Predicted 3D model of a 530-nucleotide part of an RNA (small-subunit ribosomal RNA, 5' domain) from an uncultured rumen bacterium. It matches the Rfam family "Bacterial small subunit ribosomal RNA". Gene Ontology terms of the family: structural constituent of ribosome and ribosome.
[in-house]
Context: one part of a larger RNA
RNA sequence: GGAUGAACGCUAGCUACAGGCUUAACACAUGCAAGUCGAGGGGCAGCAUGAAAGUAGCUUGCUACUUUUGAUGGCGACCGGCGCACGGGUGCGUAACGCGUAUCCAAUCUACCCAUGGCUCAGGGAUAGCCUUUCGAAAGAAAGAUUAAUACCUGAUGGUUUCGCUUUUCCGCAUGGUUUAGCGAAUAAAGAUUUAUCGGCGAUGGAUGAGGAUGCGACUGAUUAGGUUGUUGGCGGGGUAACGGCCCACCAAGCCGACGAUCAGUAGGGGUUCUGAGAGGAAGGUCCCCCACAUUGGAACUGAGACACGGUCCAAACUCCUACGGGAGGCAGCAGUGAGGAAUAUUGGUCAAUGGGCGAGAGCCUGAACCAGCCAAGUAGCGUGCAGGAAGACUGCCCUAUGGGUUGUAAACUGCUUUUAUCAGGGAAUAAAGUGCGGCACGUGUGCUGUUUUGUAUGUACCUGAUGAAUAAGGACCGGCUAAUUCCGUGCCAGCAGCCGCGGUAAUACGGAAGGUCCGGGCGUUAUCC
Numbered sequence: 001g002g003a004u005g006a007a008c009g010c011u012a013g014c015u016a017c018a019g020g021c022u023u024a025a026c027a028c029a030u031g032c033a034a035g036u037c038g039a040g041g042g043g044c045a046g047c048a049u050g051a052a053a054g055u056a057g058c059u060u061g062c063u064a065c066u067u068u069u070g071a072u073g074g075c076g077a078c079c080g081g082c083g084c085a086c087g088g089g090u091g092c093g094u095a096a097c098g099c100g101u102a103u104c105c106a107a108u109c110u111a112c113c114c115a116u117g118g119c120u121c122a123g124g125g126a127u128a129g130c131c132u133u134u135c136g137a138a139a140g141a142a143a144g145a146u147u148a149a150u151a152c153c154u155g156a157u158g159g160u161u162u163c164g165c166u167u168u169u170c171c172g173c174a175u176g177g178u179u180u181a182g183c184g185a186a187u188a189a190a191g192a193u194u195u196a197u198c199g200g201c202g203a204u205g206g207a208u209g210a211g212g213a214u215g216c217g218a219c220u221g222a223u224u225a226g227g228u229u230g231u232u233g234g235c236g237g238g239g240u241a242a243c244g245g246c247c248c249a250c251c252a253a254g255c256c257g258a259c260g261a262u263c264a265g266u267a268g269g270g271g272u273u274c275u276g277a278g279a280g281g282a283a284g285g286u287c288c289c290c291c292a293c294a295u296u297g298g299a300a301c302u303g304a305g306a307c308a309c310g311g312u313c314c315a316a317a318c319u320c321c322u323a324c325g326g327g328a329g330g331c332a333g334c335a336g337u338g339a340g341g342a343a344u345a346u347u348g349g350u351c352a353a354u355g356g357g358c359g360a361g362a363g364c365c366u367g368a369a370c371c372a373g374c375c376a377a378g379u380a381g382c383g384u385g386c387a388g389g390a391a392g393a394c395u396g397c398c399c400u401a402u403g404g405g406u407u408g409u410a411a412a413c414u415g416c417u418u419u420u421a422u423c424a425g426g427g428a429a430u431a432a433a434g435u436g437c438g439g440c441a442c443g444u445g446u447g448c449u450g451u452u453u454u455g456u457a458u459g460u461a462c463c464u465g466a467u468g469a470a471u472a473a474g475g476a477c478c479g480g481c482u483a484a485u486u487c488c489g490u491g492c493c494a495g496c497a498g499c500c501g502c503g504g505u506a507a508u509a510c511g512g513a514a515g516g517u518c519c520g521g522g523c524g525u526u527a528u529c530c
Stems, first nucleotide, its partner, number of pairs: 001530004006526005013382005019375002021340001026338003030335003035082003040079002043075002047073003050069008089293003099217007108210002113206004118201003121155004131144005161186006170177002191198002219265003226256003231253004236248003268290004272283004295316005318329004346372001348371003354368001355366004385416004396407001398405002421467006430457001433454002436451007474519005479500003485514005495502002
C1' cells in the first nucleotide's frame, strides 16, 4: 500500500447493486415451511342445490321453518396412488477413493420421461371407514358385526425375460462377451368416465440419476518406529443391483513401513477469493459442484431411490403434561426468543413471474423463489450550488517590529441554475406464455388465428410542472519517517507514543486556540492476511 461476512469512536443528504451469528452442531415459546388426486374406492361429518312430507302465514300457490332423502355439486375423516430421498439448512465428524482430475465396470441398478413392437383373460378371500361394546386422566387401545377398490391373493396365457442342459456365429482385455436353434422349469396385468381420452402389464433401446474399482494430487509432528490376526492371499460358500474378507468354514503365513507405516494434533474438499511483476504465500463467508450431518448413539422397515431434518423402533440426556398407572417433543427450514459474544436483520407480502409436487384439466400446495422492511457493513453514482464581486469592508479570534498581517473572493451585494427537496399532475416494462370461448388447417391432438382473462412488488420506477439557494460536511493529522506551524497553559506533573522518542519554566511532540495539510458521506482506531 492492498484486502475483510469485520468491530469500536466521531459524523451522516439521496439512489442503485451486492452482503448481513465468523461465538454455543447451546436451549427453544408461537406461527408457518409437503402435499395432492372424487376422472381409483366405500361413503356422507359439515356446506350448498334438488325432491318428498309436515307446520305456520295465507293472495290457493308462493314464502318461511322443521324433518326425511347421497339424488346433485362437492367433501372432513378413512382405504388406495404419486410425492414426501427434491427443494431449504449447517460444517459436528472426516487426513478418507471424502474431494479434484483421468480411466474403467466383459462386475451394476435406474420411479417419472421418450421411442419401438406386444398384451390387458377368469376368479377369490379379506380389511380400514361406518355401526355396537369395552378399557384409559390423556395419548390411545381392544373385541364383535359389516363393506369397496387402480388395495391383496389364486389360476390361465405369454416372449427379444430369467435359470439349467444340448447346439451354434462372431469377437475380445484374463476371468469371458455376443449370437442361432431345440428341450425343461419359473414368472404379468386394472380399471375410470362425459366414449373421448387417461391409465395398467411385461420386453428392448435411449435419456437422466445413482453405485463400484483404480492411477495421480492436496496439512503438521520422529520429543510418535515399528504396525497388523479377518490381518495378507487362496479354495468353497453366503450375501448384494453388482465386484470384493463384505461375511463365514478350511488352508497357507503373509501384508504395510525412513519414498515416513502406525499413532497424535488440526481440518469438510473443489471451482474460486485476497495479495504479489511473477514464482509464491494466505483464505475457502456469499454463488456453483461434491461430501457429511439433522438433540446424542444404534437399527432396520417402506420404496426405483433412504438406513430418511419436519417417518418408525430401541437406548441416553434434557424439556413438558399427568388422575402417578402412563404419555408428548426435537428450528444445523423461514421469521422470532433466551444465552454466549466486540458483533450480525422482520414473529412482513405474494404465488404475478421462474421452478417444484400432485392432478385429464380447472386448480391446490410451495418461508423454494420473487419482492418489501432494518443496517454506511461494502462497491458504484449524484448532491450540499454556479458566475461576478477588494473599500482586500466591519466585528470576532489569532499573530505582531503596533506600521500591520491573517481569516479572505470568503462574506455582503448582483446575476443565474434547480440535480436533490417539497407540493401537484401523468404513469410503465416485467405477460413470454398459458387457461376459457370461437374459427381454420392437418388429421384426433398438434399447429395457426381472433377474442377474453391473469401484476405481489405498485400508483413504485420514470416523466412533466410549480416554489425557492432554498433541505444537506465532517473526521484525522501538522517533531522525523510523512503532506501540513505559531501562540497560550502545564513544568519528568498532567499526559503523548506505530518506531525513534517528547514533557524537569521560552514544548512546532502534552492540553487548548488560531492557521494549515490529507481524505471526504465518510474519516480514524483495533484485529487478521499478503
The RNAcentral record of the full RNA draws on ENA and SILVA.